[in-house]
Formats: sequence, structure tokens, C1' cells
RNA sequence: GGGUCGGUAGCUGAGAUGGUGUAGCACCUGGCUGAAAACCAGGGGACGCGGAUUCGAGCACCGCCCGCCCCA
Repeated sequence: GGGUCGGUAGCUGAGAUGGUGUAGCACCUGGCUGAAAACCAGGGGACGCGGAUUCGAGCACCGCCCGCCCCA
């Protein structure tokens, strides 16, 4: 340099056909406890960047950045 796959919450990982972005752990609050842990109830937090298409983009298109792997 070329190709493939990927980038979504602090971490891991879903997201059918483009139509309210989902969960686990973690975090916060409350309950429970003598106090903690565990458990129960509730809550906040995310689509790599820029453009194009569309009434509407995590998803489709273009460019760029980053990571794994393959080729050279």
C1' cells in the first nucleotide's frame, strides 16, 4: 500500500425490513441489616468523525480516523 471484519453507556455485547436504541455487570437512590455483603424496587448514562440520500439513518451510500486478521 491492497483486502476482510469491526467501532453502540465505565466494561461486555444485542439491535428483523430504515420508523420510541435493548440487556448483563458496574454506578447512584431507596428498602432490608446492629453494620456490610447478598437480595428487592427505582434511576442516570451511549450509536468513531464529516458529508450525501430519505419525511425519517445505529442500519443504505461516499470520504476520513482507529483496532484485529490476511496479502504484499

The RNA shown here (transfer RNA) has 72 nucleotides and comes from a Planctomycetota bacterium. It matches the Rfam family "tRNA". The family's RNA type in Rfam is transfer RNA. Rfam's curators write: Transfer RNA (tRNA) molecules are approximately 80 nucleotides in length. Its mean pLDDT, the model's own confidence on a scale to 100, is 84. RNAcentral records the identical sequence in 2 taxa.